[in-house]
RNA sequence: ACAGUUGGUCGUUCUGUCGCUUUUGUUUUUUUGCAAAAGAGGAAAGUCCGGACAACACAGAGCAACGCACUUCCUAACAGGAAGAUACUUGUGAGGGUAUAGUAAGGCAGAAGAAAAUAACCGCCCGAAAGAAUUUAUUUUUUCGGGUAAGGGUGAGAAGGCAGGGUAAGAACCUGUCGGUGUUUCGGGUAACCGUUUCAGCCGUGUCUCUUGCGUGUUGCAAUUCCAUGUACACCGACUUUUAAGGACUGCUCGUCCGGUGUCGGGGGGUAGGAAGCUAAACUUGGAAAGUGAUUUUCAAGGCAGAUAAAUGACAGAAGCCUGAACUUGUUUCGGGUACAGAAUCCGGCUUACAGACCAACUGUUUUU
Numbered sequence: 001a002c003a004g005u006u007g008g009u010c011g012u013u014c015u016g017u018c019g020c021u022u023u024u025g026u027u028u029u030u031u032u033g034c035a036a037a038a039g040a041g042g043a044a045a046g047u048c049c050g051g052a053c054a055a056c057a058c059a060g061a062g063c064a065a066c067g068c069a070c071u072u073c074c075u076a077a078c079a080g081g082a083a084g085a086u087a088c089u090u091g092u093g094a095g096g097g098u099a100u101a102g103u104a105a106g107g108c109a110g111a112a113g114a115a116a117a118u119a120a121c122c123g124c125c126c127g128a129a130a131g132a133a134u135u136u137a138u139u140u141u142u143u144c145g146g147g148u149a150a151g152g153g154u155g156a157g158a159a160g161g162c163a164g165g166g167u168a169a170g171a172a173c174c175u176g177u178c179g180g181u182g183u184u185u186c187g188g189g190u191a192a193c194c195g196u197u198u199c200a201g202c203c204g205u206g207u208c209u210c211u212u213g214c215g216u217g218u219u220g221c222a223a224u225u226c227c228a229u230g231u232a233c234a235c236c237g238a239c240u241u242u243u244a245a246g247g248a249c250u251g252c253u254c255g256u257c258c259g260g261u262g263u264c265g266g267g268g269g270g271u272a273g274g275a276a277g278c279u280a281a282a283c284u285u286g287g288a289a290a291g292u293g294a295u296u297u298u299c300a301a302g303g304c305a306g307a308u309a310a311a312u313g314a315c316a317g318a319a320g321c322c323u324g325a326a327c328u329u330g331u332u333u334c335g336g337g338u339a340c341a342g343a344a345u346c347c348g349g350c351u352u353a354c355a356g357a358c359c360a361a362c363u364g365u366u367u368u369u
Base pairs, nucleotide, nucleotide: 001365002364003363004362005361006360007359008358009357010356012319013318014317015316016315017314018313020039021038022037023036024035025034026033041340045351046350048349049348050347051346052345053220054219055218056217060254061253062252063251065216066215067214068213069212070084071083072082073081074080085100086099087098088097089096090095101211102210105209106208107207108206109205121152122151123148124147125146126145127144128143129142130141131140132139133138160178161177162176163175164174165173179203180202181200182199186195187194188193224276225275226274227273233267235266236265237264238263239262246258247257248256249255283302284301285300286299287298288297289296290295320338321337322336323335324334325333326332327330
């Protein structure tokens, strides 16, 4: 200097004119005027998780269903986050990705292959038979019988790997060594685990089911609460009168409660307006301390849109940043561009989108000193 990896920050600024919403002040018959202040994000998106809050009755139990599952911590909680462990995988590297409770339980494994755990296609060895060549000692072809799992092929996976001995040829048949699994000694670590040591011949792969532990009530601001106005139900049907019918809690069962005459279905009439919920938030900023870190404790300051068909903007000029061209090579001139995208009860996460700029640490290549 170039190219990357990981983590983080910003993602436009100023002036003028006009316009919109909220709050405060003032004015007015009157939200009728006037003034000031404030006014959409890092994801507001997706609606995938977790809650706060509200209601369901003053509650429950079991089953089902769903979620998580290595270790230790963080948090209100989470299928989230932080740090770490082991296995596999990817990159030259910094780094990235996936998985993780248990069982030797049960089922399945198409296709390929001889065969998916009682294995034999090619091959190797022994024996027999029939030929051929040929210096009577060998070589070679075919068929049958027996032995074999060391070599080769198929496959995701083929009876743990390697070396030596042994054998007719081979094989955990024997020895040594390494790996896995189980077991044992010591050390380190909060732990998962790591290193070390003793014994055992115990050793095939994938996937689905199953089991265990922990957890989850439902619905969701179109939740829910209240006020005003207005009307016509003495209509029809079914069931029922405490033992109810029906309904609620919850997908099912039990259970509990409502129902004192009601419940459900059909038909018909009236209203659909306003207030609350609604923004003080598990909030923001700064300092100190603890911690590897996520984060915690404490002190100080602040108080940050609340719309309801949905405001938060439009125009003009200048600048910042990116980029192209030209030559007078200069804080020059001219031109173009400036991302993803808009709150709707609120908060904590995850995922996705994003023109461009900057910061820190680390990696690779090249050059110079």